[in-house]
RNA sequence: GCAGGGCGCGUCUAGGGUUCCGCUCCCCCCGGGGAGGCCUGGUCCGAGAGAUGCAGGCGGAUCGACGGAGAUCCGCUCCACGGCGGGAGAAAAGCCCGGGAGGC
Numbered sequence: 001g002c003a004g005g006g007c008g009c010g011u012c013u014a015g016g017g018u019u020c021c022g023c024u025c026c027c028c029c030c031g032g033g034g035a036g037g038c039c040u041g042g043u044c045c046g047a048g049a050g051a052u053g054c055a056g057g058c059g060g061a062u063c064g065a066c067g068g069a070g071a072u073c074c075g076c077u078c079c080a081c082g083g084c085g086g087g088a089g090a091a092a093a094g095c096c097c098g099g100g101a102g103g104c
Base pairs, nucleotide, nucleotide: 008054009053010052011051012050015045016044020042021041022039023036024035025034026033027032056077057076058075059074060073061072062071063070079099081102085097086096087095
């Protein structure tokens, strides 16, 4: 320099809308119905560049017969400016396209 592969999951938060609940207003046959997210909220969605935990990977030591598989312990797991537009479930989003396009 080139090529290929990999970069996981859970919980939470920033954030998000309005399927359900609640709330507000209106109507009613008082069982309910309609409208509202420019309604604080509960359910719900939710970060590559946010938090945290687990897993995985790599290095070392010990045990394992001075083997193998494996187990345990210790260490490392860095960095990261980023559209427009499109997509999905009810809808939207820092979700997905996307560590993309682009920029430095």

The prediction has a mean pLDDT of 81. Predicted 3D model of a 104-nucleotide RNA (Guanidine-I riboswitch aptamer) from a Frankiales bacterium. Its Rfam family is "Guanidine-I riboswitch aptamer". Rfam's curators write: This family represents a conserved RNA structure found upstream of the ykkC and yxkD genes in Bacillus subtilis and related genes in other bacteria. Lineage of the source: Bacteria > Bacillati > Actinomycetota > Actinomycetes > Frankiales.